[in-house]
């Protein structure tokens, strides 16, 4: 360089054929319970969904460019 796959809460990640409030588990912060801690329950904060454009009434979700990570493959050494 191709071609494929990916980038969504601090972290691992789901989001279905474009829809109505963007979610889980973990941790985190408060509270119940315990002497007390852990463990379990219960309530919260946290998101320009990678950047930018475009198509739509509407975009995480479709198209284009660009970025950055993972495979393979070619080519040069």
């Nucleotide at each position: 360089g191709g071609u494929g796959g990916g980038g969504u809460a601090g972290c691992u990640c789901a989001g279905u054929u474009g829809g109505u409030u963007a979610g889980a588990g973990c941790g985190c912060a408060g509270g119940a319970c315990u002497c007390a801690u852990a463990a379990u329950c219960c309530u919260g904060a946290g998101g320009u969904c990678g950047a930018g454009a475009g198509u739509u009434c509407a975009a995480a979700u479709c198209u284009c460019u660009c970025u950055c990570c993972c495979a393979c493959c070619a080519c040069c050494a």
Background
A computed fold for a 77-nucleotide RNA from Robiginitomaculum sp., annotated as transfer RNA. The sequence is in RNAcentral, with records from ENA. Its Rfam family is "tRNA". The family's RNA type in Rfam is transfer RNA.